Transfer RNA from an Alphaproteobacteria bacterium, 82 nucleotides, folded computationally.
[in-house]
RNA sequence: GCGGAUAUGGUGGAAUUGGCAGACACGCCAGACUUAGGAUCUGGUGCCGUGAGGCGUAAGAGUUCAAGUCUCUUUAUCCGCA
Numbered sequence: 001g002c003g004g005a006u007a008u009g010g011u012g013g014a015a016u017u018g019g020c021a022g023a024c025a026c027g028c029c030a031g032a033c034u035u036a037g038g039a040u041c042u043g044g045u046g047c048c049g050u051g052a053g054g055c056g057u058a059a060g061a062g063u064u065c066a067a068g069u070c071u072c073u074u075u076a077u078c079c080g081c082a
Stems, first nucleotide, its partner, number of pairs: 001081007010026003019065001027045006046055003058074005
């Protein structure tokens, strides 16, 4: 240099044919239980905003009523070829 794969909350990891982003699990927070802790059970857990609501899938742009998903460019990591 050429070709391919991957990039999603704090972590792992889903999202069917483009149609509620984060299911589920772990972690964390609060409560119950306990003398206390652990285990177990219940609820909560992206960001901004008093709120209505807005934003958020590596970065930027495009298509579309609608994009994690399709198109283009870029970045990072990994694999292969030369």
Rfam family: tRNA. Rfam's curators write: Transfer RNA (tRNA) molecules are approximately 80 nucleotides in length.
The prediction has a mean pLDDT of 80.